The part of an RNA shown here (large-subunit ribosomal RNA, domain IV) has 341 nucleotides and comes from a freshwater metagenome. The coordinates come from a structure-prediction model, not an experiment, and the mean pLDDT is 81.
[in-house]
Context: one part of a larger RNA
């Protein structure tokens, strides 16, 4: 690398690998769903060679030349796109991500990143922002339909409550508060004048000047305290008890706490511990799967919620076809190592 009785996924974490069908031609035919573009070559079927006859079209007076498919009849083979090469297996149903793209060069290609769209914040131009010590440069030879930053991530329907904490924005009455600086003192130092004691040197009192290592008071900013605002800012979104004419449950009531107590939607989920929850479906048999249920250990609304056609070398479940994956091995070709000759 090739082939294999019967079976045909029983293999296995898993149809991994292999096999198979089909082969972007012509004709017919084609579902759900859908953003009406798609889905779609959906699926699925038939034909394909050669010969003869016949029917057209164009040109031409005609003979004829070129060309086309249609009809009928016939021929051969296992096989007619007869080789080679190249070349989708298909269907049903979930999850995630809208999509094409990008990524861990050399173990990860993805559900991660990006994305168009949405939204918030900043920025009036010598812009904000970034680099640089600076000059200067980018932004931009742009000017808010512009530029920068954060979040979310097509589209559809939506996006609830809380401003107590933290952040941000605004405010200014009051409180607190730095170093300078100014003024006034204290203290130190150095002069003048007058008095007292003394013979004098000197000591001391009062007053008036100069000066400053130090020290106190008064005046003085932002900030903080304070007053408001703000959630597509960081974030947060309760407990106990009772109650209906079977039982059960509790629309209802009471009470405590809180800034407010989780709204719509979804839900044993890429999230559910208990758990292989319970019910239904599929199987002879199903911890997976699909549909429901909901006291959700510990979903939840741009840290987005729920749907969604198309797309995907993504990921889960099922089916057809097919097979040495297997029951369960066997045979053959070739290459290599060792050994023997």
């Nucleotide at each position: 690398c090739c082939c294999c009785a019967a079976g045909g996924a029983a293999c296995u974490c898993g149809g991994c690998a292999a096999a198979a069908a089909a082969g972007c031609a012509g004709c017919c035919g084609u579902a759900a769903c859908u953003u009406c573009g798609g889905g779609a070559u959906a699926a699925g079927g038939c034909u394909u060679c050669c010969c003869c006859a016949u029917c057209g079209u164009a040109c031409g007076c005609a003979a004829g030349u070129a060309u086309g498919g249609g009809u009928g009849g016939g021929g051969c083979g296992c096989a007619g796109c007869g080789a080679a090469a190249g070349u989708u297996u298909u269907c049903c149903u979930g999850g995630c991500a809208a999509c094409u793209g990008u990524u861990u060069a050399c173990c990860a290609a993805a559900a991660a990143c990006a994305c168009a769209g949405c939204u918030c914040c900043c920025u009036g131009c010598g812009a904000a922002c970034u680099c640089g010590c600076a000059a200067g440069a980018g932004g931009a030879u742009g000017u808010a339909u512009a530029g920068g930053g954060g979040g979310u991530g097509a589209c559809a329907c939506c996006u609830g409550a809380c401003c107590a904490a933290u952040g941000c924005c605004a405010g200014a009455a009051g409180g607190u508060c730095a170093a300078a600086u100014a003024u006034c003192g204290c203290c130190g130092u150095u002069g003048g004048u007058a008095g007292u004691a003394g013979c004098a040197a000197u000591a001391u009192u009062a007053u008036u000047g100069g000066u400053g290592a130090g020290u106190g008071a008064u005046a003085u900013a932002a900030g903080c305290c304070c007053u408001g605002g703000u959630g597509a800012a960081u974030g947060u979104c309760g407990g106990c008890c009772g109650u209906a004419a079977c039982u059960a449950u509790a629309a209802c009531g009471g009470u405590c706490c809180u800034a407010a107590g989780g709204u719509a939607g979804c839900g044993a989920a890429a999230u559910a511990c208990c758990u292989u929850g319970u019910c239904g479906g599929g199987u002879a048999a199903g911890u997976u799967c699909c549909g429901a249920c909901g006291c959700g250990c510990a979903c939840g609304a741009a840290u987005g919620g729920u749907g969604u056609a198309a797309u995907g070398a993504c990921u889960g479940g099922g089916a057809a076809a097919c097979u040495g994956u297997c029951u369960c091995g066997g045979g053959g070709a070739u290459c290599a190592g060792c050994u023997c000759g």